[in-house]
RNA sequence: GGGCUCGUGGUCUAGUGGUUAUGACGUCGCCCUUACAAGGCGGAGGUCGCCGGUUCGAUCCCGGCCGGGCCCA
Numbered sequence: 001g002g003g004c005u006c007g008u009g010g011u012c013u014a015g016u017g018g019u020u021a022u023g024a025c026g027u028c029g030c031c032c033u034u035a036c037a038a039g040g041c042g043g044a045g046g047u048c049g050c051c052g053g054u055u056c057g058a059u060c061c062c063g064g065c066c067g068g069g070c071c072c073a
Stems, first nucleotide, its partner, number of pairs: 001072007010025003018056001027043005049065005
């Protein structure tokens, strides 16, 4: 330098055009317990990597850039 692939709450992840972006772990509050753990209920937490384009509408499609991984040189 070239090709492929990935980027979504603190972490891991579902979602491949449509109205409030999913779940688990973690975290906070309450219940339970003498207490802790486990369990139950509820809450907070996301500019969907960045910029632009297509579209009535983009996490999703297209282009560029940035970053990670793999391969080639």

Annotation
The RNA shown here (transfer RNA) has 73 nucleotides and comes from a Candidatus Methanomethylophilaceae archaeon. It matches the Rfam family "tRNA". Rfam describes the family as follows. Transfer RNA (tRNA) molecules are approximately 80 nucleotides in length. It is annotated as a transfer RNA. NCBI's taxonomy places the organism under Archaea, Methanobacteriati, Thermoplasmatota, Methanomassiliicoccales, Methanomethylophilaceae.